Predicted 3D model of a 65-nucleotide RNA (transfer RNA) from a chicken gut metagenome. Its Rfam family is "tRNA". It is annotated as a transfer RNA.
[in-house]
RNA sequence: CAAUAGCUCAGUUGGUUAGAGCGCUGGCCUGUCACGCCAGAGGUCGAGGGUUCGAGCCCCUUUUG
Numbered sequence: 001c002a003a004u005a006g007c008u009c010a011g012u013u014g015g016u017u018a019g020a021g022c023g024c025u026g027g028c029c030u031g032u033c034a035c036g037c038c039a040g041a042g043g044u045c046g047a048g049g050g051u052u053c054g055a056g057c058c059c060c061u062u063u064u065g
Stems, first nucleotide, its partner, number of pairs: 001065003006022004015053001024040005046062005
């Protein structure tokens, strides 16, 4: 310094519903597959505490690289 979806990553001086691409599932399309289009599922944000009306974001400890 990094850790956020299976993978690669965003996330605005803390703010009211955590997202994107790829992948996955279903449908449409096609003689079939692929491509394309539509929809959907998938997250205790490394772990445990604290501060705060409110934490992915701030503080402490800790794990891994």